[in-house]
RNA sequence: UUCUUAUCAAGAGAAGCAGAGGGACUGGUCCUAUGAAGCUUCAGCAACCUCCUGGAUAGGAAGGUGCUAAUUCCAGCAAGUUUUGCACUUGGCAGAUAAGCA
Repeated sequence: UUCUUAUCAAGAGAAGCAGAGGGACUGGUCCUAUGAAGCUUCAGCAACCUCCUGGAUAGGAAGGUGCUAAUUCCAGCAAGUUUUGCACUUGGCAGAUAAGCA
């Protein structure tokens, strides 16, 4: 890095350094000097792998990851519903994370 499988409507932030961007991409839109990204420390959430109990459903722990604005912020492609206006539903694409394979 490709591929496969699963999940993505819930949950959970403070301090210090730093100093202008950030939310993957595009558009919209939102956050941001009442301090963005990034780094460090501490804390928390969740439970994919792992471990323990159990015949099993399941329950528990938190070692490896992950995460801690907004549904993956919304849309992007296709189909459908429709009061033809906003809108809504389903599937897909893309993305993120985990586990596995190469």
Predicted 3D model of a 102-nucleotide RNA (SAM riboswitch aptamer (S box leader)) from Thalassobacillus devorans. Taxonomically the source falls in Thalassobacillus (Bacteria, Bacillati, Bacillota, Caryophanales). The coordinates come from a structure-prediction model, not an experiment, and the mean pLDDT is 85.